Predicted 3D model of a 78-nucleotide RNA (c-di-GMP-I riboswitch aptamer) from an Actinomycetes bacterium.
Taxonomically the source falls in Actinomycetes (Bacteria, Bacillati, Actinomycetota).
It was read from a public genome assembly, where an Rfam model found it.
RNA sequence: GAAACGAAAGGGCGAACCCGUUGCGAGGCGGGGGCGCAAAACCAGGGGCCUCAUGAUCGAGGUCGCCCAGUUUCCAGA
Numbered sequence: 001g002a003a004a005c006g007a008a009a010g011g012g013c014g015a016a017c018c019c020g021u022u023g024c025g026a027g028g029c030g031g032g033g034g035c036g037c038a039a040a041a042c043c044a045g046g047g048g049c050c051u052c053a054u055g056a057u058c059g060a061g062g063u064c065g066c067c068c069a070g071u072u073u074c075c076a077g078a
Stems, first nucleotide, its partner, number of pairs: 012037002017032006035065001041071002045068003048063005
């Protein structure tokens, strides 16, 4: 000097559940609420799981807080 890790500080997001709303549904949105999260930011490309339709297949959707990949990213001690 570079890389990895990430204590601390400032903050951020927001599980289950409840209320409202929307959808055939899985789910989505808003409010309350916090289980947790260093990418629990974005993204449906691959896989998994879920939904609808069908005798079955083909198909059409959902989930990124299931995983991989891609894009972006605040502060950083030992």